[in-house]
RNA sequence: GCCCCUGUGGUGUAAUGGAUAACACAACGGUCUUCGGAACCGUUGAUCUGGGUUCGAUUCCUGGCGGGGGCA
Numbered sequence: 001g002c003c004c005c006u007g008u009g010g011u012g013u014a015a016u017g018g019a020u021a022a023c024a025c026a027a028c029g030g031u032c033u034u035c036g037g038a039a040c041c042g043u044u045g046a047u048c049u050g051g052g053u054u055c056g057a058u059u060c061c062u063g064g065c066g067g068g069g070g071c072a
Base pairs, nucleotide, nucleotide: 001071002070003069004068005067006066007065010025011024012023013022018055027043028042029041030040031039048064049063050062051061052060
């Protein structure tokens, strides 16, 4: 340099183009406990970025950026 794959809470994953982006773990708060842990209840927190298509985009197309791989 060329090609391919990939990007969603702190982490791991869901979401056939269609209701308020779901679940688990973690964090925090509460109940319980002598304390802690476990258990139960609750809270916070995310679509890499610009543009396009569409009535509607996490999803499709495309420029960029980041990560991984292959060839040279």